[in-house]
Context: one part of a larger RNA
RNA sequence: CCCUCGCCAAGGAACUCUGCAAGUUGGCCCCGUAACUUCGGGAGAAGGGGUGCUCCCGGUGGCGCCUUCGGGCGCCGCUUGGGAGCCGCAGUGAAUAGGCUCUGGCGACUGUUUACCAAAAACACAGCUCUCUGCGAACUCGUAAGAGGAGGUAUAGGGAGCGACGCUUGCCCGGUGCCGGAAGGUCAAGGGGAGGGGUGCAAGCCCCAAACCGAAGCCCCGGUGAACGGCGGCCGUAACUAUAACGGUCCUAAGGUAGCGAAAUUCCUUGUCGGGUAAGUUCCGACCUGCACGAAAAGCGUAACGACCGGAGCGCUGUCUCGGCGAGGGACCCG
Repeated sequence: CCCUCGCCAAGGAACUCUGCAAGUUGGCCCCGUAACUUCGGGAGAAGGGGUGCUCCCGGUGGCGCCUUCGGGCGCCGCUUGGGAGCCGCAGUGAAUAGGCUCUGGCGACUGUUUACCAAAAACACAGCUCUCUGCGAACUCGUAAGAGGAGGUAUAGGGAGCGACGCUUGCCCGGUGCCGGAAGGUCAAGGGGAGGGGUGCAAGCCCCAAACCGAAGCCCCGGUGAACGGCGGCCGUAACUAUAACGGUCCUAAGGUAGCGAAAUUCCUUGUCGGGUAAGUUCCGACCUGCACGAAAAGCGUAACGACCGGAGCGCUGUCUCGGCGAGGGACCCG
């Protein structure tokens, strides 16, 4: 010096990305417990008190004996009750055995995951919606036979998205997709064969070929957003100023509704105001100028839950001021 432990005056997070680590708390019994809530919960909330040993009294179950039927005595158990006393610094005397609270974000929840750097706000999930599938189902595997689906049958099965629950989920069908459309346009093989050509004496053989009849598809006409997706600009205007309910104009398929908003999203930005601190680029509450939220790639809430991620406080501490001492094991030295 390293590792693993133990202790420390005063202070008590000043450490640090972060109370990381280590303290604190800790069992059982009793008292007592808030907001909020889906009435289950939140709860071991929080916060208090007790805890050993000895003796006495009481309560209670069973059994035996006695009885003047009131009860008395004894034995074997249980005891969360009451009282008195004893000892120590200390009684769950060692060991095992929650620190707590407030407030946000995300995800409802229990679960699942990168075997060996990630356990999460990722995946899954009940539930919601769309869509396909009438059964030799759709779909999947296989060249096929065949098999799964399923010895199931629309309250079933496949695919997709969202993801408990609550309140909701606006506008655009022009493009793309999907669905529908007995017409029309286009359209291959094929049918058809006007007409033309080659050859031959000829019969014939062969070749080219216009009308016209020819599917799906595409065009066309409609529908469809919990289908892929999209959801504007400029100028002016009110009796201070400012702002603009209002007006004008251009463009679009339609110009973003509700709700939320400097947000896991805000560049400018440490926005501004309020709160908390002596002091706060973080945090909480507001505002709205949303660079570049927004409604099932869901929007906004939400009790409970979380080895998740922020912010604050109480408790407690060698994290620190700032270091010291001790123990065991290494390193190191000698043999």
RNAcentral holds the full RNA, with entries from SILVA. A computed fold for a 335-nucleotide part of an RNA from Thermus aquaticus Y51MC23, annotated as large-subunit ribosomal RNA, domain IV. The coordinates come from a structure-prediction model, not an experiment, and the mean pLDDT is 91.